[in-house]
Context: one part of a larger RNA
Molecule: small-subunit ribosomal RNA, 3' major domain
Organism: uncultured bacterium
């Protein structure tokens, strides 16, 4: 100088409080610990591990395994030297496959050699051990407002002034004072989206007039509108009031689409935590080298007395069921999206237009609304669990897929102590869409939009965090 204190002032955070839903109960789904196991590969551990690495384990992935089947310069790089012409395709044949065997087909060449194959050798290979040896990347305090520096001053010195006051502010914002006086790395601002108006431009978008049409922007106009998507304003405490120290700012008010950082992203200072990762990847030193490497079936990663985390279904009338009848945004589409027709009760099939997409499809979103039913029950609630018939992807659904009919019809009547999340287009709720992918175990995870609240008095206490200040045997 810091740390810390069941010390002291101020202060700020959905920290609390006032409000709305939750989770701890139940069933499923998943992750995780335990246990078991031949193997249940690893790796993540309060907060910040547990729907996490994994944006797709039936085989492949895959690192795991009993007993196996194989190869030992290797599945994969270089390079040397000798020998050989051939390999690979394609077919038969044995095998559980790798692989082995046979048959067929046999290359180019400037004759150096390419290529491939055998033999040697140097090496190769390791998801094997150290994240307490390491780079890179990341979590986290915390988008908190604070971390330093130069030179001058002070102090023997460690330092300590600048960064403290006085106000203000989301903010070490800013203004005022002051042995400071200025810098930088953080704040903000520059950038992306979004909220409005102009202007440019008009197909594949849209349609106020005209024209044609039984109808549909369908067609002939047309670019006004809407809407794409370039490029300009637009907000800046800039006007006005009143408070403030004549400041910085604070409250109010006009205009205005927006008001006072206008809503959102993206952007993470010094550090801390010997945090996290040698399994994305890279790498020192170490360990192994007929195995710790590698190929192959087939099993495991899905086991299951239990225990926890995250979710998704309800538990019902502001419902549940059936019929009818609107209104979305972003995204995807060629080994693809698939309209339409037909057949099936269906999951789907058979054909198959049309579209590398503002045209064409996915896509008739759902919650809504209208009409009708069920009457308060374990029910027309709820859908779990096992049947039994299918429909798909795929070489293959037994361990171990998703869907679909039909019967089945369990817990469970709102949840102990505890305990999360949320201040506005938020939470509840409604569904769509993508990613990874053949096919899904997605109820996950990122995005979309539709409809859409309730409180915030307050600042004593809890929880985290910043400034002074005091105390300390650290």
């Nucleotide at each position: 100088u810091g740390a810390c204190g069941g010390g002291g002032a101020c202060c700020c955070g959905c920290a609390c409080a006032a409000g709305c839903g939750g989770u701890g109960g139940a069933g499923c789904a998943u992750g995780u610990g335990g246990u078991u196991u031949a193997a249940u590969u690893c790796g993540a551990a309060g907060c910040a591990a547990c729907g996490c690495g994994a944006a797709g384990a039936a085989c492949c992935u895959u690192a795991c395994c009993a007993g196996g089947g194989g190869c030992u310069u290797g599945a994969c790089a270089u390079a040397u030297a000798a020998c050989u012409g051939a390999c690979a395709g394609u077919c038969u044949c044995a095998g559980a496959g790798a692989u082995g065997a046979g048959a067929u087909c046999u290359u180019c060449u400037u004759c150096g050699g390419a290529c491939a194959g055998u033999u040697a050798u140097a090496c190769a290979g390791g998801u094997g051990g150290u994240g307490c040896a390491u780079g890179g990347u990341u979590g986290u305090c915390g988008u908190c407002a604070g971390c330093u520096c130069g030179u001058g001053u002070c102090g023997u010195g460690a330092g300590a002034u600048g960064u403290u006051g006085g106000g203000u502010u989301a903010a070490g914002u800013c203004c005022c004072g002051c042995a400071a006086c200025g810098a930088g790395c953080g704040c903000a601002a520059c950038c992306c989206c979004u909220a409005u108006g102009g202007u440019c431009a008009g197909u594949u978008g849209c349609u106020a007039a005209c024209a044609g049409g039984a109808g549909a922007g369908c067609u002939g106009a047309g670019c006004a509108c809407u809407c794409u998507g370039g490029c300009g304003a637009g907000a800046c405490u800039g006007c006005c009031g009143c408070c403030g120290a004549c400041a910085a700012g604070g409250c109010g008010g006009a205009g205005g689409a927006a008001g006072g950082u206008g809503g959102g992203g993206a952007c993470g200072a010094c550090g801390u935590c010997a945090a996290a990762u040698c399994a994305u990847c890279a790498u020192g030193g170490c360990c192994u080298u007929u195995a710790u490497g590698u190929c192959c079936a087939g099993g495991g990663c899905g086991a299951c007395a239990c225990a926890c985390g995250u979710g998704c279904u309800a538990c019902a009338a502001u419902g549940g069921c059936c019929g009818g009848c609107a209104c979305a945004g972003a995204c995807g589409g060629a080994a693809g999206c698939g309209a339409c027709u037909u057949u099936g009760c269906g999951a789907a099939a058979a054909g198959g237009a049309g579209c590398g997409g503002a045209u064409c499809c996915u896509c008739g979103a759902a919650a809504g609304c209208c009409g009708g039913u069920c009457c308060c029950a374990g029910u027309u609630c709820g859908g779990a669990c096992g049947g039994c018939a299918g429909u798909c992807u795929g070489c293959a659904a037994c361990u171990c897929g998703a869907c679909u009919g039909c019967a089945c019809g369990a817990a469970g009547u709102c949840g102990g102590a505890a305990u999360c999340g949320c201040u506005a287009g938020u939470a509840a709720u409604c569904g769509c869409a993508g990613a990874u992918c053949a096919g899904c175990c997605a109820a996950g995870c990122u995005g979309c939009g539709g409809g859409g609240a309730a409180u915030a008095c307050a600042a004593a206490g809890c929880c985290g965090g910043g400034c002074c200040u005091u105390g300390u045997a650290c």